This is a predicted structure of a 98-nucleotide RNA (c-di-GMP-I riboswitch aptamer) from Limnoglobus sp.
The coordinates come from a structure-prediction model, not an experiment, and the mean pLDDT is 85.
It matches the Rfam family "c-di-GMP-I riboswitch aptamer". Its family is annotated with cyclic-di-GMP binding in the Gene Ontology.
Taxonomically the source falls in Limnoglobus (Bacteria, Pseudomonadati, Planctomycetota, Gemmataceae).
RNA sequence: ACCGCGAAAAGGCAAACCCGCCGCAAGACGGGGGCGCAAAGCAAUGGGCCUGCGGUCGGUGCCCCCCACCGAUGACCGUAGGUCGCCAAGCUACCGAA
Numbered sequence: 001a002c003c004g005c006g007a008a009a010a011g012g013c014a015a016a017c018c019c020g021c022c023g024c025a026a027g028a029c030g031g032g033g034g035c036g037c038a039a040a041g042c043a044a045u046g047g048g049c050c051u052g053c054g055g056u057c058g059g060u061g062c063c064c065c066c067c068a069c070c071g072a073u074g075a076c077c078g079u080a081g082g083u084c085g086c087c088a089a090g091c092u093a094c095c096g097a098a
Stems, first nucleotide, its partner, number of pairs: 005096002012037002017032004022027001035085001041091002045088003048083010058070004
């Protein structure tokens, strides 16, 4: 000096829930709160999940058929959003024991 490393100390962030407020909603923001977090800092690029609207009737195993399983308070497609405290990739960063 560096690390998909994390002891200590200082400091930091803040889940559920409650109040206020914005939004059709998911959810955001402010206050309280503190479950947790070594990137729980930034950022929606890919996947996942969630929501609104529209469409289709199917979707998965498995390329097709068969078959099996799931399916209407559903699934899939499109679109517009949300979530980085779901994961991956990207950018940046405090401290320094083993």